[in-house]
RNA sequence: AGGGUUUGAUCCUGGCUCAGAACGAACGGUGGCGGCGUGCCUCGUACAUGCAAGUCGAGCGUGAACCGGAGCUUGCUCCGGGGAAAGCGGCGAAAGGGAGAGUAAUACGUGGAUAACCUACCCUUAUGUGGGGGAUAACAACUAGAAAUGGUUGCUAAUACCGCAUAUCACUGGUUUGGCUACGGCCGAUCCAGUUAAAGCAGGGGAUCCCCUCGGGGACCUUGUACAUAAGGAGGGGUUCACGGCCUAUUAGCUUGUUGGUAAGGUAAUAGCUUACCAAGGCUUUGAUGGGUAGCCGGCCUGAGAGGGUGGUCAGCCUCACGGGCACUGAGACACUGGCCCGACUCCUACGGGAGGCUGCAGUAGGGAAUUUUGGGCAAUGGGCGAAAGCCUGACCCAGCAACGCCGCGUGGAGGAUGAAGGCCCUUGGGUUGUAAACUCCUGUCACAUAUUAGGAACGGUUUUGAUGCUAAUAACAUCAGGACUUUGACAAAGGUAUGAAAGGAAGCCAUGGCUAACUCCGUGCCAGCAGCCGCGGUAAUACGGAGAUGGCAACCGUUGUUCGGAAUCACUGGGCUUAAAGCGCAUGUAGGCGGGAAUGUAAGUCGAUUGUGAAAGCUCAUGGCUCACCCAUGGAAUUGCGAUCGAAACUGUGUUUCUUGAGAGCGGGAGGGGAGAGUGGAACUCCUAGUGGAGCGGUGAAAUGCGUUGAUAUUAGGAGGAACGCCGGUGGCGAAAGCGACUCUCUGGUCCGCUUCUGACGCUGAGAUGCGAAAGCUAGGGGAGCAAACGGGAUUAGAUACCCCGGUAGUCCUAGCCGUAAACGAUGGGUACUAAGUAGAGGGACUCCCAGGUUUCUCUGCCGGAGCAAAAGUAUUAAGUACCCCGCCUGGGGAGUAUAGUCGCAAGGCCGAAACUCAAAGGAAUUGACGGGGGCUCGCACAAGCGGUGGAGCAUGUGGUUUAAUUCGAAUUCGACGCGCAGAACCUUACCUGGGUUUGACAUGUUAGGAUUAGCCUCCUGAAAGGGAGGUGACGCCCUUCGGGGUGGAACUAAUACAGGUGUUGCAUGGCUGUCGUCAGCUCGUGCCGUGAGGUGUUGGGUUAAGUCCCGUAACGAGCGAAACCCUUGUUCCUAGUUGCCAGUGGGUAAUGCCAGGCUACUCUAGGAAGACUGCCUGUGUUAAGCAGGAGGAAGGUGGGGAUGACGUCAAGUCCUCAUGGCCUUUAUGCCCAGGGCUACACACGUGCUACAAUGGUCGGUACAAUGGGACGCAAUGUCGAAAGGCGGAGCAAAUCCUAAAAGCCGGUCUCAGUUCGGAUUGAGGGCUGAAAUUCGCCCUCAUGAAGUUGGAAUCGCUAGUAAUCGUAGGUCAUCAAUACUACGGUGAAUAUGUUCCCGAGCCUUGUACACACCGCCCGUCAAGCCACCGAAGCAGGGGACCCUUAAAGUCGUUGACCUAACCUUUCGGGGAAGGAGGCGCCCAAGGGGGCUUCUGUGACGGGGACUAAGUCGUAACAAGGUA
Repeated sequence: AGGGUUUGAUCCUGGCUCAGAACGAACGGUGGCGGCGUGCCUCGUACAUGCAAGUCGAGCGUGAACCGGAGCUUGCUCCGGGGAAAGCGGCGAAAGGGAGAGUAAUACGUGGAUAACCUACCCUUAUGUGGGGGAUAACAACUAGAAAUGGUUGCUAAUACCGCAUAUCACUGGUUUGGCUACGGCCGAUCCAGUUAAAGCAGGGGAUCCCCUCGGGGACCUUGUACAUAAGGAGGGGUUCACGGCCUAUUAGCUUGUUGGUAAGGUAAUAGCUUACCAAGGCUUUGAUGGGUAGCCGGCCUGAGAGGGUGGUCAGCCUCACGGGCACUGAGACACUGGCCCGACUCCUACGGGAGGCUGCAGUAGGGAAUUUUGGGCAAUGGGCGAAAGCCUGACCCAGCAACGCCGCGUGGAGGAUGAAGGCCCUUGGGUUGUAAACUCCUGUCACAUAUUAGGAACGGUUUUGAUGCUAAUAACAUCAGGACUUUGACAAAGGUAUGAAAGGAAGCCAUGGCUAACUCCGUGCCAGCAGCCGCGGUAAUACGGAGAUGGCAACCGUUGUUCGGAAUCACUGGGCUUAAAGCGCAUGUAGGCGGGAAUGUAAGUCGAUUGUGAAAGCUCAUGGCUCACCCAUGGAAUUGCGAUCGAAACUGUGUUUCUUGAGAGCGGGAGGGGAGAGUGGAACUCCUAGUGGAGCGGUGAAAUGCGUUGAUAUUAGGAGGAACGCCGGUGGCGAAAGCGACUCUCUGGUCCGCUUCUGACGCUGAGAUGCGAAAGCUAGGGGAGCAAACGGGAUUAGAUACCCCGGUAGUCCUAGCCGUAAACGAUGGGUACUAAGUAGAGGGACUCCCAGGUUUCUCUGCCGGAGCAAAAGUAUUAAGUACCCCGCCUGGGGAGUAUAGUCGCAAGGCCGAAACUCAAAGGAAUUGACGGGGGCUCGCACAAGCGGUGGAGCAUGUGGUUUAAUUCGAAUUCGACGCGCAGAACCUUACCUGGGUUUGACAUGUUAGGAUUAGCCUCCUGAAAGGGAGGUGACGCCCUUCGGGGUGGAACUAAUACAGGUGUUGCAUGGCUGUCGUCAGCUCGUGCCGUGAGGUGUUGGGUUAAGUCCCGUAACGAGCGAAACCCUUGUUCCUAGUUGCCAGUGGGUAAUGCCAGGCUACUCUAGGAAGACUGCCUGUGUUAAGCAGGAGGAAGGUGGGGAUGACGUCAAGUCCUCAUGGCCUUUAUGCCCAGGGCUACACACGUGCUACAAUGGUCGGUACAAUGGGACGCAAUGUCGAAAGGCGGAGCAAAUCCUAAAAGCCGGUCUCAGUUCGGAUUGAGGGCUGAAAUUCGCCCUCAUGAAGUUGGAAUCGCUAGUAAUCGUAGGUCAUCAAUACUACGGUGAAUAUGUUCCCGAGCCUUGUACACACCGCCCGUCAAGCCACCGAAGCAGGGGACCCUUAAAGUCGUUGACCUAACCUUUCGGGGAAGGAGGCGCCCAAGGGGGCUUCUGUGACGGGGACUAAGUCGUAACAAGGUA
């Protein structure tokens, strides 16, 4: 710091997504140790059990156990000590600890105020502590109750309670007065009057006095402590002010104690805090009120920062304590482990009544993805009480559990190549795991064992020395400085150190297609599965699963969730709005924001300095302590903020004064479809009347409906009516926009120019608001010619609720009112200023001598274009440039401008305006293609003009279909399958079927073994054959040799094993070959240039050509593959050569024939080589070019004719059955051999052909002329036999030598238009040939038979000259032949082309595009199916909230109090008074009951649309002129 993802590719916009960091986490896998931290985020749900707040005997009265003594009635009494437990009393219990429900402000944070307040314990100062009184608990007795808990009577104490005295001070009321002040008050000083206190306890002491049980006690003195009244301090708290920090306007108005005042009450204190009265205020678009959510902060996470998110642990504040209400006590509470009441729940009960509150620490249940031990100790730190010892303390310190987090350590180190084995891969050579292991040497962290030893401990207690203070005192007490002795450790079997032994006990998880580091094999086969995004998987998956290897991190690794980041994707820093989302339809104008020049004040903003505060912790820096680190300590910095004081005065604000340039006014002129009202006009149209006239008119692509003999259309005249205003008319004018067009008049708005007379910033924008606002529509009343939704009819069509035609009503017009929207567009808000040129138009002015014209200035309207800007297209003084001011709007696509709520409207509808869900895109501009029922140019037997066919018949052949045991297979099959593979299926071929056999095989190679019985040959048996079986015969090389033989070897064979074999599968895994577009003229490259880029240019343009052929022009210059040429053939001539060819001349010969001699510086021909044609020449034309037209010459003329030759590419075109080949499958079979059958089937359909339908013919007779070829398993002459096919026979010929050979044509005869003397199918009979074989299933001959067919519907094919048509010939394959096919050859030999409008195909340029699998494209809507979420809905159910009515517990307050009462007063002692209380009543008031309202949620028959879902239905709306833009 960026990356992936929209496209064929590009740039942009824009969303989605990834890489980072973090966590109180959870889940999956794995797990050695230690330190430091952290640990119910959910149900504020309910809680068993234990503990969490007590302490003080130096406040008080009692006083058990126990000990001692005495007495005696030896088991009791008394005395003394002792001090448990409970009680009275004091202090504490309001702290500490927990939780975050509520709370959007009675909270929190920051800074102020308190001149409006309180404060126990603590500290300081001052002054005191005198003298009395009456009770009561404990206790005892009696008694109620199950219990909890009481009741009555009696006794008693106090630092408990109550009078009195005193009163520095305090308080209250007066009096005089000083200072300060915020003018409200505050701080003091003098005098007078009134009011209010107290408590003791402990230690010590000598004289004197009192009591005495003779032990002692008290008075008295003194010390300490406690107490009282005041003042001050510290710390703590209350109240209050300003500012700050959430969402929502689909919440816009809220408020009656409400806002203020007066009086009273109340509080520690201000205050409507409360009450009465008076006034009518107070808050709010700077968001009141309502709703939702939430404890706030220091901080924490993230981030470069600004920000965003968050508030767990630690620390500060607030709030709460089963839910709700209430007060009491107290310094402090409306009180977590206090009280009372109501409620819910749980427990006990003798049913009468009672008890309880873990949101303290542990723990339990429940909930949940999920969060620990019913541990130890007060040793430390801190707290409460106490004089102290001490007691209490789940605060706290520790331990336990959990990889939950952070930090640290380890799982060994060095050497070690035969690169071991095993695994995996493999091109079979090897590579990799991998120095990794084994093995050798070494070390010893942690864990383990043994031994030993620090620190956390300071206090405290006892005792003692000295000094000082207090004191009458040397006592006591206190303080300070020492000494001695002594006590205290939960943690902890820890930590440290030493020794010992031993590599021994200690590695996993995730990933490996791209992003993103890391690749292979096997399995699977759109299955199973993966996936954060893009996307993988349909038989060769680096993406699934496994394995190996590799990468990353590591006691952890992944996944999930959440937050920030990346995201400049809400943009303050730091975005946009012509076309991508986004400028309100336009204006006026309120609040607000912003605002011209000068002078002078002020100091709010601003800037500077000083100062207070900004808690600590955290972050950060430095240093230090744990072996390091995490962690901890000390100090600094920082804390960007707020307050106070002082200063500055440029800028902004503000006060005053002033100016004219902004703005406005005045005067003089001007242009205009600006607006409103009234009137007038002509053309056209329709209707009416009348005339003329007589059959049609009208309408369309073509028609029909319609009108017309009751007289239309047409035409003439007259009349009526309504609407709109031709020409002028113009990117000309006016208006804010909508909009405005005949003429005249009246009223009226704006604007421009000139003068520079006046005012003196009066300005700009503008949330809300208000007005205007096309068309359509609505209401009411008119009007209605034409046009024309709806509707009717006619056409078109598969349909046609459309397009076309004939009619036609609302409406269109007017008046009055509503509606308030448009692609209301320049898709461009308004204002001001500035920033190149050029040119046109409209309206004014100035100058120039009139005109014409020119120069110049202001305003308006256009075009073009530079810089700049922009993603580009484009824009460009009329900005989309450069800046400032103000407003509006946008934040992925769909859902959706929908739902709902509100509001406006008569309605139609408008305004405002979501969410669930769903997708990974949607979109803009431009590029290259492709396509268009777009355009231009141009070609082609493409059409047209012609000739001949096919489609109808019969047959041949191929295909489909059907059939079959099999009818082998392929291409599939538009052109570019179908007389195709097959240049030839009776067997073979043959791949198919049936049957019979065979298994290392019919064929190849290697290895091993065998061995003379072998191979080969012959015979026999069996069999359809293949095959099987039996017998006979039967070798060789080399070495040795005793010549008997032995050893050894190869080929063949046999056996075994590797393997062979496969016309099995995949042409969508491939090579090669081929078809097609297309013999069309195209397809590209290098360098340069243009463009951000894809790309463009070149290759486009003007001509020309068959051609991207050539020329010219040109930011292009060149080049390549194609075209052309080169090659073959044919047409003319020449040269050379002449056998097998030829025969002119010479000679010979025959019935005849180059038959013979010979010739070929003759011809024809053959086959070698040349020439020739190049727009070369002429004329014209063209741009002086390329070229074109005509002509000459020439055998041939503009590539002479024909062929071969096929660019880049397209069609996943064809072929795995030619061949080759990857993968898969098969291996006694899907291989191989054999016999027979099948490929030849036959209701049918199609393609390609042949033969015909006849007289341009058939038939008979005669007669003429080719070329290319083929020939030894052959061609075969002459001869001969047969009617013929053919037979016999065989000269010649391996060929210019021999053989094989024309037909149409021509001449003559006949047939005479008919199913025929046409036509020949079919069938019968008899022959011939090939072959082992002719039945399935061959060809030929002869005789007989003699079918359909009389020129072929829609449609469709070929051909432009030696072509079509027609005629025959040859060849290949081949034993024969189904050949009418195919490939060649020659003979005869036409017609037509005016041309490019149309059909088809193609090329170039251009245009549009929503196509790119590229129009066989894309794509829309209904319906049908599944699924999901949502909306409405009669209702039903539940929750929240405020309100009204009712009822009224506890309690405060008020009032009453005939009943009750120790302290004080009084008394005649009976009582009375004062004061208090029980009880009653009243206000307030929780819960409860009732009521309607409001809001939220769930559910709901049915209804509604929406999203999504490979292959459903109907059409074809959009994208091309998308076929009606």